[in-house]
Context: one part of a larger RNA
Molecule: small-subunit ribosomal RNA, 3' major domain
Organism: uncultured prokaryote
RNA sequence: UGACGGGGGCCCGCACAAGCGGUGGAGUAUGUGGUUUAAUUCGAUGCAACGCGAAGAACCUUACCUGGGUUUGACAUCGUCGGAACUUUCCAGAGAUGGAUUGGUGCCUUCGGGAACCGAGUGACAGGUGCUGCAUGGCUGUCGUCAGCUCGUGUCGUGAGAUGUUGGGUUAAGUCCCGCAACGAGCGCAACCCUCGUCCUUAGUUACCAUCAUUAAGUUGGGGACUCUAAGGAGACUGCCGGUGUUAAACCGGAGGAAGGUGGGGAUGACGUCAAGUCCUCAUGGCCCUUACAUCCAGGGAUACACACGUACUACAAUAGUCGGUACAGAGGGUUGCCAAGCCGCGAGGUGGAGCUAAUCCCAGAAAACCGAUCGUAGUCCGGAUUGCAGUCUGCAACUCGACUGCAUGAAGUCGGAAUCGCUAGUAAUCGCGUAUCAGCAUGACGCGGUGAAUACGUUCCCGGGCCUUGUACA
Repeated sequence: UGACGGGGGCCCGCACAAGCGGUGGAGUAUGUGGUUUAAUUCGAUGCAACGCGAAGAACCUUACCUGGGUUUGACAUCGUCGGAACUUUCCAGAGAUGGAUUGGUGCCUUCGGGAACCGAGUGACAGGUGCUGCAUGGCUGUCGUCAGCUCGUGUCGUGAGAUGUUGGGUUAAGUCCCGCAACGAGCGCAACCCUCGUCCUUAGUUACCAUCAUUAAGUUGGGGACUCUAAGGAGACUGCCGGUGUUAAACCGGAGGAAGGUGGGGAUGACGUCAAGUCCUCAUGGCCCUUACAUCCAGGGAUACACACGUACUACAAUAGUCGGUACAGAGGGUUGCCAAGCCGCGAGGUGGAGCUAAUCCCAGAAAACCGAUCGUAGUCCGGAUUGCAGUCUGCAACUCGACUGCAUGAAGUCGGAAUCGCUAGUAAUCGCGUAUCAGCAUGACGCGGUGAAUACGUUCCCGGGCCUUGUACA
């Protein structure tokens, strides 16, 4: 000087408390451990691994296993020889591959040849998701959006170092003020950026409709007010008033205002810590393989299952279930695409073909809610697992191993021990909708809106963190 303390002081955070809803019990989905296996590819392992890499394993992917092939190689460059490229059909085979066969003679040219592509052979070389993340770059997690981390000059100290950065107030903040052997400065904080909330101006189609006609319908004429769209501005600064305070910084209350003291949300992550994670995104040193640890193909596996754990979904019902009727979103996506009306089917879906390169057309019926009926506390008209049969769709192909539909079947489960998690407002809870990946496959992820709470006395205690101080046989 740090680190640590079941030392002290001050302060903060859904850290506790006050509340609301869960997890832990059940079934299923998914990930992991373990076990099994020819293989169950590899990585991630307290917080910060475990719906994680994977925004989607039937083949492919695929790195694993079994079997069948190839050896200058599936891929790159160089030199030699031959042939345009490309293409039709047949045979053997699981295919890779091997054999046979048809059409085709293109482009540029100084007529030597050349460019792209294909084949043969040769060697330099290719290739490796092989090892080392404790050799590395890059990227990322975490403490933590915590308020800290430092430097120059000066001063003090023999020196390591100290001072500044400590103190008194204050703040979300090393934020600001005052004081001070310090005076200044940098990286962080804040602001500048995006978005939501109010108003104004400009513009008015595909959006809108107050007034005037018209219609089944903003449908059409018309309108430029309103909504909205999208470009530019205005607005919030403790600016004003009162009080407290050291005449300060600031705090408390008020006015006006759509919004008030950081207005809500996002992006933004200092010096560093964990030899944290990643050599399987990529790049890369070293080591290793080179008729194999490379490469091609078929099939299998990653989907196994006495068990254990994590994360979710669905429930156990009456604030509910079922049936009928009837409203109201936002944000997205669409030409190898989204697919309307009509018709067929109980349905998944089929048929059909209009429109749309989209504020125009389509996906697209929002659901909870509301109105009415039924059920009457029961393993039930709750719950839907499991299983049987019959189908639909995607796709060469749904056996291992897809999703969905109909009929039948109708398991556990009556609110969950110890323990444990999230959340402070348009939040929790609850309800549906969309997108990426994607032929197909979502209870996951990322977004979107609808309905919409309760509670916070307080900081003694638990956890984590910041500042000052003290002890130390620790560095």